[in-house]
About this RNA
This is a predicted structure of a 145-nucleotide RNA (SAM riboswitch aptamer (S box leader)). It was read from a public genome assembly, where an Rfam model found it. Model confidence (mean pLDDT): 79 of 100.
Formats: sequence, C1' cells, structure tokens
RNA sequence: CGCUCAUCCAGAGGGGCAGAGGGAAACGGCCCGUUGAAGCCCCGGCAACCCUCCAGUCGGUUACUCGUCCUCCAGCGAGGCUCCCGGCUAGGGAAGGUGCCAAAUCCGUCUCAUGGCGAAAAAUUCGUCAUGGGAAAGAUGAGGA
Repeated sequence: CGCUCAUCCAGAGGGGCAGAGGGAAACGGCCCGUUGAAGCCCCGGCAACCCUCCAGUCGGUUACUCGUCCUCCAGCGAGGCUCCCGGCUAGGGAAGGUGCCAAAUCCGUCUCAUGGCGAAAAAUUCGUCAUGGGAAAGAUGAGGA
C1' cells in the first nucleotide's frame, strides 16, 4: 500500500513510574478504571505464524531407480522401491524473529436464510426480535510490490 494468503468463541500477569481515562474509528449497547485507565520500563508467562523434528499420504523435475548403450556420460523411454523437492494431515519441540497476556475482534451496524411477534394486505410486503451463514472494517503473521 483499497495487494495476496492464513488465522481471529482457546491460552497467558506481577512489580515500578505515571495520574484519567480505556475497550481501533463513528454511532448505539455493555463493560473496565482512583482497590489506579492510557502510556513507558523491568520481570514473568501464553501461543506456535515464521523455524524445527517425526510419521503418514499425494504429486513432481534438473535428483533417484530401471531400460536403451560394448562400457561410462549425455540423450531418449519407463517407474514411484530408495534419495531429493513441494503440498496436505496428525503429533512433538521452543533457541531465535514477531505477536499476545479482561470480556468472541466485548456485542451490534451491511446482507442472506429460518423462526416468533406486529401492521397493511390478493400472492405478498414492511417493521421488530432471536438464531445461524456471509460480507465489510480491523488485528496478527507469512509473503508481494
């Protein structure tokens, strides 16, 4: 950066400084906060995106195996036992790079479906509430420009 992909109902807090806000933004709701918010520092922890180990499975070439060849290489053909590379699935690790440590990304907002209720009505439409799916926005990581 109107870029791509993945994830977002799990998990993990103490101390010091500070001193009134905070939960991304707007609105609504609901919370947290002077028994100390934001921010900064120290220590601790969580997790497993990057990283790494193992097993299984799928695929593939310049690697591997077999054939072709007097022999070797190359070339050509075939293959999936070994090796190599990559994808996926399950499990393990945690040194390092990030991230995170109230509440689902705190909830809603847009849209679709289903159901309840209400209104107008000819099929149906509209409003509202609930549940579920999706989108948008955002966050984090890995990559790209």